[in-house]
Order: sequence, then C1' cells, then structure tokens
RNA sequence: GCGCCCGUAGCUUAACUGGAUAGAGCAACAGACUACGGAUCUGUAGGUUGGAGGUUCGAAUCCUCUCGGGCGCG
Repeated sequence: GCGCCCGUAGCUUAACUGGAUAGAGCAACAGACUACGGAUCUGUAGGUUGGAGGUUCGAAUCCUCUCGGGCGCG
C1' cells in the first nucleotide's frame, strides 16, 4: 500500500436481510431485609449505535469518506 472483519451504556453484549419508545446481564445509585455488612428482592439512572455526510416517509442496519483495533497479502 491492497483486501477482509470488528466498533452499540462503565464492562460483556442483543436487535429477526430498513419499521415497535435501541433491550438484557454485570457494575453504579436508592429502597426493603439485616445488629452491621454480604447475599437476596424491588426500583432508578445511564446510549449523539466510533465520527461526518448521503439515500429513504423511516437507518444501529444501505452507500461514501474518515478514525481506532484485529487478521491476511505484498
């Protein structure tokens, strides 16, 4: 340099070949329980879906550029 794959919440991830308010587990916080913790139970908050642009009535999903990581080739 060329090709392929990956990037979604603090972490691990789901989203059925474009359509539901982007969900879940762990972690965090609050409450219940407890002598106190832990465990358990209930609830709450947390996401510009790496970034920008485009297509579309509608984009995490399709297209272009770009950033980061991995693999292969040279």

The RNA shown here (transfer RNA) has 74 nucleotides and comes from a Vulcanimicrobiota bacterium. It matches the Rfam family "tRNA". By type it is a transfer RNA. Its mean pLDDT, the model's own confidence on a scale to 100, is 80.